[in-house]
RNA sequence: CUUAUCAAGAGUGAUGGAGGGACGGGCCCUGUGAAAUCCGACAACCUGCCUUUAUGGGCAAGGUGCCAAUUCCCGCAGCGAAAGCUGACAGAUGAG
Numbered sequence: 001c002u003u004a005u006c007a008a009g010a011g012u013g014a015u016g017g018a019g020g021g022a023c024g025g026g027c028c029c030u031g032u033g034a035a036a037u038c039c040g041a042c043a044a045c046c047u048g049c050c051u052u053u054a055u056g057g058g059c060a061a062g063g064u065g066c067c068a069a070u071u072c073c074c075g076c077a078g079c080g081a082a083a084g085c086u087g088a089c090a091g092a093u094g095a096g
Base pairs, nucleotide, nucleotide: 001096002095003094004093005092006091011039013038014037015036019029020028021027023075024074025073026072040067042065045063046062047060048059049058050057051056071090076087077086078085079084
C1' cells in the first nucleotide's frame, strides 16, 4: 500500500503491584487490585484433514488474534425540528 472483518464470544486462576480504555474531548474501569507475564478460555482470518462439479459445508486447532462497556461514545460529511439514521475518516486484527 491492497483487501476482508469489527452488534457475537471468552477467567471466583497464579505472579505483580498503579494504572488502564490508540489519539483529542467525554464518559468509564481499577487496592472488592490497573498495566505486564504465565496458565486457562473464546473465536476461527491463515493453515491441515474430510466432503461438494463448484460456490460452499464439516472437523481440528499448528501460525496469528482476542478475553468491561458496539471499535465504550463523539470527533468529518449528508439527511433531520429533535431524537436519531447513513456513509466516510481514524484505529484494530488477519491475509497479501

A computed fold for a 96-nucleotide RNA from a bovine gut metagenome, annotated as SAM riboswitch aptamer (S box leader). It matches the Rfam family "SAM riboswitch aptamer (S box leader)". From the family's description: The SAM riboswitch is found upstream of a number of genes which code for proteins involved in methionine or cysteine biosynthesis in Gram-positive bacteria. Of the family's consensus pairs, 97% are formed in the model. Model confidence (mean pLDDT): 86 of 100.